Model confidence (mean pLDDT): 80 of 100. Transfer RNA from alpha proteobacterium HIMB59, 77 nucleotides, folded computationally. It matches the Rfam family "tRNA". It is annotated as a transfer RNA.

[in-house]
RNA sequence: GCGUUUGUAGCUCAGUAGGAUAGAGCACCAGAUUCCUAAUCUGGGGGUCGCAGGUUCGAUUCCUGCCAAGCGCGCCA
Repeated sequence: GCGUUUGUAGCUCAGUAGGAUAGAGCACCAGAUUCCUAAUCUGGGGGUCGCAGGUUCGAUUCCUGCCAAGCGCGCCA
């Protein structure tokens, strides 16, 4: 350099053949329970869906470029 896959909450991931408020588990915070802690139960906060553009009435989803990471291939003066 070429090809390909991935990028969504602090972490691990789901999701979508375009549709209205974006989800789960763990973690975190508060409450209940307990003598206290753990466990358990209930509630809560947390996301510009990698970045920028395009298409569209509407994009996390489609298209283009870029960035980062993984894998394969190539080049090596």
NCBI's taxonomy places the organism under Bacteria, Pseudomonadati, Pseudomonadota, Alphaproteobacteria, Candidatus Pelagibacteraceae. The same sequence occurs in records of 2 taxa. The gene name in the source record is tRNA-Arg-CCT-1-1.